A computed fold for a 1482-nucleotide RNA from a soil metagenome, annotated as small-subunit ribosomal RNA.
[in-house]
RNA sequence: AGAGUUUGAUCCUGGCUCAGGAUCAACGCUGGCGGCGUGCCUAAUGCAUGCAAGUCGAACGGAGCCGCCUUCGGGCGGUCACGUGGCGGACGGGUGAGGAACACGUGGGCGAUCUGCCCCGGGGCGGGGGAUAGCCACCAGAAAUGGUGGGUAAUACCGCAUGAGCUCGGCGACUUACGGGUCACCGAGGAAAGGCGCAAGCCACCCUGGGAGGAGCCUGCGGCGGAUUAGCUUGUUGGUGGGGUAAUGGCUCACCAAGGCCGUGAUCCGUAGCUGGUCUGAGAGGACGGCCAGCCACAGGGGAACUGAGACACGGUCCCCACUCCUACGGGAGGCAGCAGCAAGGAAUUUUCCGCAAUGGGCGCAAGCCUGACGGAGCAACGCCGCGUGGGGGAUGACGCUUUUCGGAGUGUAAACCCCUUUUCUCAGGGAUGAAUACAUGACAGUACCUGAGGAAGAAGGCCCGGCUAACUACGUGCCAGCAGCCGCGGUAAUACGUAGGGGUCGAGCGUUGUCCGGAGUUACUGGGCGUAAAGCGCGCGCAGGCGGCGCGAUAAGACCGGCGUGAAAGCCCCCGGCUCAACCGGGGAGGGUCGUUGGUGACUGUCGCGCUUGAAGGCAGCAGGGGUGAGUGGAAUUCCCGGUGUAGUGGUGAAAUGCGUAGAGAUCGGGAGGAACACCCGUGGCGAAGGCGGCUCACUGGGCUGACCUUGACGCUGAGGCGCGAAGGCGUGGGGAGCGAACGGGAUUAGAUACCCCGGUAGUCCACGCAGUAAACGAUGCAGACUAGGCGUGGGGGGACUUGACCCCCUCCGUGCCGGAGCUAACGCGGUAAGUCUGCCGCCUGGGGAGUACGGCCGCAAGGCUAAAACUCAAAGGAAUUGACGGGGGCCCGCACAAGCGGCGGAGCGUGCGGUUUAAUUCGACGCAACGCGCAGAACCUUACCAGGGCUUGACAUGCGACUGCAGAGCCCGGAAACGGGAUGUCCUUCGAGGGUGUCGCACAGGUGCUGCAUGGCUGUCGUCAGCUCGUGUCGUGAGAUGUUGGGUUAAGUCCCGCAACGAGCGCAACCCUCGCGGCCAGUUACGUGGAUGUCUGGCCGGACUGCCGGUAGCAAGCCGGAGGAAGGCGGGGAUGACGUCAAGUCAGCAUGGCCCUUACGUCCUGGGCUACACGCACGCUACAAUGGCGAGGACAAUGGGUAGCCAAACCGCAAGGUGGAGCGAAUCCUCACAAAACCUCGCCUCAGUUCAGAUUGUGGGCUGCAACUCGCCCGCAUGAAGGUGGAGUCGCUAGUAACCGCAGGUCAGCAUUACUGCGGUGAAUACGUUCCCGGGCCUUGUACACACCGCCCGUCACGUCACGAAAGCUGGCAACACCUGAAGCCGGUGGGCCAACCCGCAAGGGAGGCAGCCGUCGAGGGUGGGGCGAGUGAUUGGGACGAAGUCGUAACAAGGUAGCCGUAGCGGAAGCUGCGGCUG
Repeated sequence: AGAGUUUGAUCCUGGCUCAGGAUCAACGCUGGCGGCGUGCCUAAUGCAUGCAAGUCGAACGGAGCCGCCUUCGGGCGGUCACGUGGCGGACGGGUGAGGAACACGUGGGCGAUCUGCCCCGGGGCGGGGGAUAGCCACCAGAAAUGGUGGGUAAUACCGCAUGAGCUCGGCGACUUACGGGUCACCGAGGAAAGGCGCAAGCCACCCUGGGAGGAGCCUGCGGCGGAUUAGCUUGUUGGUGGGGUAAUGGCUCACCAAGGCCGUGAUCCGUAGCUGGUCUGAGAGGACGGCCAGCCACAGGGGAACUGAGACACGGUCCCCACUCCUACGGGAGGCAGCAGCAAGGAAUUUUCCGCAAUGGGCGCAAGCCUGACGGAGCAACGCCGCGUGGGGGAUGACGCUUUUCGGAGUGUAAACCCCUUUUCUCAGGGAUGAAUACAUGACAGUACCUGAGGAAGAAGGCCCGGCUAACUACGUGCCAGCAGCCGCGGUAAUACGUAGGGGUCGAGCGUUGUCCGGAGUUACUGGGCGUAAAGCGCGCGCAGGCGGCGCGAUAAGACCGGCGUGAAAGCCCCCGGCUCAACCGGGGAGGGUCGUUGGUGACUGUCGCGCUUGAAGGCAGCAGGGGUGAGUGGAAUUCCCGGUGUAGUGGUGAAAUGCGUAGAGAUCGGGAGGAACACCCGUGGCGAAGGCGGCUCACUGGGCUGACCUUGACGCUGAGGCGCGAAGGCGUGGGGAGCGAACGGGAUUAGAUACCCCGGUAGUCCACGCAGUAAACGAUGCAGACUAGGCGUGGGGGGACUUGACCCCCUCCGUGCCGGAGCUAACGCGGUAAGUCUGCCGCCUGGGGAGUACGGCCGCAAGGCUAAAACUCAAAGGAAUUGACGGGGGCCCGCACAAGCGGCGGAGCGUGCGGUUUAAUUCGACGCAACGCGCAGAACCUUACCAGGGCUUGACAUGCGACUGCAGAGCCCGGAAACGGGAUGUCCUUCGAGGGUGUCGCACAGGUGCUGCAUGGCUGUCGUCAGCUCGUGUCGUGAGAUGUUGGGUUAAGUCCCGCAACGAGCGCAACCCUCGCGGCCAGUUACGUGGAUGUCUGGCCGGACUGCCGGUAGCAAGCCGGAGGAAGGCGGGGAUGACGUCAAGUCAGCAUGGCCCUUACGUCCUGGGCUACACGCACGCUACAAUGGCGAGGACAAUGGGUAGCCAAACCGCAAGGUGGAGCGAAUCCUCACAAAACCUCGCCUCAGUUCAGAUUGUGGGCUGCAACUCGCCCGCAUGAAGGUGGAGUCGCUAGUAACCGCAGGUCAGCAUUACUGCGGUGAAUACGUUCCCGGGCCUUGUACACACCGCCCGUCACGUCACGAAAGCUGGCAACACCUGAAGCCGGUGGGCCAACCCGCAAGGGAGGCAGCCGUCGAGGGUGGGGCGAGUGAUUGGGACGAAGUCGUAACAAGGUAGCCGUAGCGGAAGCUGCGGCUG
């Protein structure tokens, strides 16, 4: 510090994801030791049990016990239950529910305050009184607890005395920050307690001043979300007075006033303890607030006060409620959010431990007691830190395992083995610091630590290995099982699943999950954007706010600098130190605030004052204009009405039809009515803020520009809210209605046609008034200002110069366009009218879908508008540009592509192939062109791969090894269909050992036409014999890429020429090769021919043709056209030759080959069958349908080829197929052929008919090959004579020696092809105007949402499944208020007839003062009733949405997407959608 992921590739935008760090964690696998930390995040749920706050006998009464004494009554001392009294239970400990608040943090204030214990100072403590608990007696009660009577003490309680500016009242002085301080006088009020000690004295006590620490109150500033919460408030805001408090205050009450808060966010809702700090981050920031520390709040829920220095009180009281427990049913008891512990909840969080030894706290004079605070130990890898599981040597590289191309490679110095060490471990011995403090005192702990002994001894795992990201092989699996953070893996060779070997990385841990920060500059303060990616409000006016020209002076709020105060400790950072190190801990330092205060500075901002004119505005003069509103008015045209003329059509379309018309249309002429819109002028011309504005005239009215001066003197810019304007469509009321025209009706089109086209046509379009408030309201570009090269137009004004001139020319201001530089931009592009460089202000954006939707609110008559989410889901959605491909886009150009022509196919019969069907099997492959007379250049057996049956198992075939073997094979016999099995005979060489050979057995192995052509090689088809496909260097571009290869010509051609940021080159084209056509030379047998030469012929070599020549044309280039000559011309004909590539094209069955599969069978042998089936369909052919013919007879002319397992002559036999025969020939010699090749020619018959056409089919008799013609060959003779009379839609071949017609030969082959194939020759045409159209192709260009590339992509309804959400009659529980009723405890107020010791009067009785109970009242928790509010759950049904390999309907969009698309609106329609109106160009 970045990386992966949108594309065929690229750049950009943009989201998602990863690598890092952290954690109070949890889960999975694993687990040796130690140190230091941490440990209910959930149910502030409920709790058994024990403990957590007591202490003081030196305050007091006093039971018991102990000791001593005793006169036996008791006394004294000690200890101490119980009680009175005092102090402490307001600290310490826990928790985070509540609370958005002066609760917290920070800085201030209290002249508005309190303070027990403690410290310092001043003063005092005299003298009395009456009770009461405990206790005793009696009584009530189950208990808790209580009642009555009696007696009693005090540091408990109560009078009296004394008493200070201690408090209050009055008056005065000084001072002040004005409820303060100091001082004087008068009056009034107002204290105390003792205990211990022999004593000194000590500890207490009372009044008072001060301090320290603590507390209370007030306040500036700071720190959460929601505006789909916008208004809130009646004690509310203030005043006066009373009350209350330690104290201010509306805290409370009475009265008075009507205020107070809020867009700088009140109120309401949600969420949350706050902070020091913690985590992360470069920082700014973001997130968090567990442990520790400060503050707050709370103690089962709620309320209340009492006591007290302090509480509204965790282990106090009272009341209400819920819950739990006890109960004798009458009543009672309780509160772990203290430490342990239990239950529950949960993914999850510990011991009912030890000790007060230390630190700290309460009480006490003290000893001491108490202390689950605390100090320790235990449990848990929960975290951090440290250590170990050994070290060295050890190759020939063991074994095992994995892999392999079988050679090897890996694990791997790893192990074994040798030497060594002992941290840790085990055992034994010693043994602390922590204790202050002279003695004594240690829970931890016989611990840490030290020493010795023993022995490598007891101690390694987790995750990962496709890319990101470090680490690869094998097997298994076969879109299964599974993986996955993102991209994505898995459909038979998976480095991605599972296992193994190996490797990588961490290591007592490793992974996973959750959460936070980071990466993310992805909320942008630092530090982003808005023309087309998300994003400029449709436009204006303008309040608040923000910002603001030039000069001078003042001030000092902001700002800057310094001092002081504060910013607790801990933490972080630095330094030093202590545990062996570290973690951890101790000491010191530094740092930290938008803070307070004080001093200084005066540039900048602010404020105040005085000026200025350039910003802004006004005045004056002139100018242009479809700017706006109202009233009037004009002509053309359409339609309608009336009349004339006139007759059969008209209208409309791609073509038609509906429609109109003989009741007279259309056409034409005249007259009239009415509505709407204003041709030409009209122009990237004008005006307006935008929407928008167009005949002419008048009236009213807004804005702008120019010129020269004058005036005001910053009056300005922007503008959240707000207000206004705002196309079309739409709505309301009333008019109007010619044309047009949603809806609707009809006609066409179509598979359909709810459309496009046509005929009609209502709303509407028009007017008035009102509403609505949206558009692709667009320059997809907010407004204002400044600055920054030019060139060319155009509208308005001014000036200059020169003029006859309004011309032309020059300058300038404003507007409006085009091109373009720098610069900017992802690119496209923008470019003084910025998208450049800056300033000010506003609006807006933050992945796609869901969705501009739901809910809520506001607006609207409605339609609807404005504001505006979430769940869920995707790994993208996008922008620009690039290369292709494609287009029912364009341009140019080719091809038997069309056209022109000739002959076919498609109909028939037959042959062959294929599909289908059938079958035991009908073996397999090939499937548009480019499968289908294809593999097959020849299936009766064989072939043969298929089927049935019968056999064999080292095999039909190869190689090697071991053992055995005189034996194999042929022939013979038996069984058998054969294969095969059985048997007999018999047998080679030989040096008689053995060997070779053969056979048998066994082991390795053979074998497979079994699968995969989607694992492959090779070969082939196809586009296509098309003219293309690329590279190097250079240049351009951020890049993909472009250029070259485009352009102008030309060609069959990227052929050549010219031009050009390109210059060259390669593979293709062409040429070189073969062949045919002409000639020459040479040679020539077995050829032809001849008297010979010559020639023909055969073979070889050479020549010839190159646009070379002439003319025209062209740019005087390439070339094209014409001509001459020539056998041949402008590539002469044909062949061979097939660029980069495409189709996962074809072939594992030609061959080869990886992998998989079979192994007495998927191998192999044999017999028979099948591949030849047959209701059909298709393809390629043959033969025909006849007279240009058929038949018969006669006559003529080729070329290529083949032959010894062969071709086969003569001659003879047979009607013929053929047979006999055997000459010749390994072939220019002989043979087949030819002494007839056929078509052709001549003569004859047939005469238009299913025929003397055609030959299928069938019968019968023969021939040939072959082991064998039944399934299933070919041929011959005779007989039979079918369909068929030229073939629908459609479709094929061919441009010249071609098509067509005619025969001949060959390969394969025993035989089988007159129909296939490969060749050969014979006869021998027609047509091409032309490139509009069909098909294919090439080049350029254009659009694109395609890139598996149009056989593409893609939209909506419907159907099915899943999921989340909205609506919904309602239902359920919740929250906070409000109204009324009721109202506990308690404080306060009133009353107080009942009750009362202290003081007063009184001898007393009694009375008084004062008080208590009770009662009444205000307030009041809670409860009840009621109507609303808010939010939640659920809900029959319903709505759309998202997602889901192969469902239905159509084809809307992307290419002019076949009607250009899109936006707003309205109507309509199964659906996409269609149509109307206006708008946009994307």

Its Rfam family is "Bacterial small subunit ribosomal RNA". The coordinates come from a structure-prediction model, not an experiment, and the mean pLDDT is 87.